Predicted 3D model of a 73-nucleotide RNA (transfer RNA) from a Minisyncoccota bacterium.

RNA sequence: GGGCGUAUAGCUCAGUGGUUAGAGCGCCACUCUUAUAAAGUGGAGGUCGAUGGUUCAAUUCCAUCUACGCCCA
Numbered sequence: 001g002g003g004c005g006u007a008u009a010g011c012u013c014a015g016u017g018g019u020u021a022g023a024g025c026g027c028c029a030c031u032c033u034u035a036u037a038a039a040g041u042g043g044a045g046g047u048c049g050a051u052g053g054u055u056c057a058a059u060u061c062c063a064u065c066u067a068c069g070c071c072c073a
Base pairs, nucleotide, nucleotide: 001072002071003070004069005068006067007066010025011024012023013022018056027043028042029041030040031039049065050064051063052062053061
């Protein structure tokens, strides 16, 4: 330098056009316990990497950029 892929909660991921963006683990509170753990109940936490475009409507489709990874040279 060329090609490809990924970016969604603190972490690992799902969600592929339309309702309110979800799960597991983690965190907080409560129940239980002498206490902890486990178990149970509830809760907080997200400008869906950025900027534009298409569309009545975009986390989802398109373009560019950024970061990371892989392949080729």
It was read from a public genome assembly. Its mean pLDDT, the model's own confidence on a scale to 100, is 82. Lineage of the source: Bacteria > Bacillati > Minisyncoccota. Its Rfam family is "tRNA". It is annotated as a transfer RNA.